[in-house]
RNA sequence: GCGGGGCGCACCUAGGGUUCCGUCGCUCACGCGGGUCUGGUCCGAGAGGUGCAGCGGUCGCCGCGAGGCUUCCGUUCCACGGCGGGACAAAAGCCCGGGAGGU
Numbered sequence: 001g002c003g004g005g006g007c008g009c010a011c012c013u014a015g016g017g018u019u020c021c022g023u024c025g026c027u028c029a030c031g032c033g034g035g036u037c038u039g040g041u042c043c044g045a046g047a048g049g050u051g052c053a054g055c056g057g058u059c060g061c062c063g064c065g066a067g068g069c070u071u072c073c074g075u076u077c078c079a080c081g082g083c084g085g086g087a088c089a090a091a092a093g094c095c096c097g098g099g100a101g102g103u
Stems, first nucleotide, its partner, number of pairs: 008052005015043002020040002022037001023034004054075004060069003078098001080101001084096003
C1' cells in the first nucleotide's frame, strides 16, 4: 500500500419523546388543546444488565476424508468523547459513532 473476514440477536434497564390509549382543561356535542401530564402502547445504550447464538478448546461416538452429533470449560481486559446532522408521530445515551477530537 492492497484485499478479505469478524465486531450478532433477543429481553430488560438508564434514558426518550407524544402517533395511539389513558389523564387534565375547554365544548351541548362532534371535537380541540396540554408531555412544563405520574402512567400504558412505542423508541432505547460501543463505553449498562441478562440470556442465547456464534467462536475457541475439550470428553465420547460416527466417518476413507472433509466433517457431523454430543459432554464440559472459556468467551476476558480497556473505553474521556463533542458540535452538528438523520429517522420514525416525535425525541433520546437510537443512527452517523470504540466517529471528529482528546489522553
Molecule: Guanidine-I riboswitch aptamer
Organism: Frankiales bacterium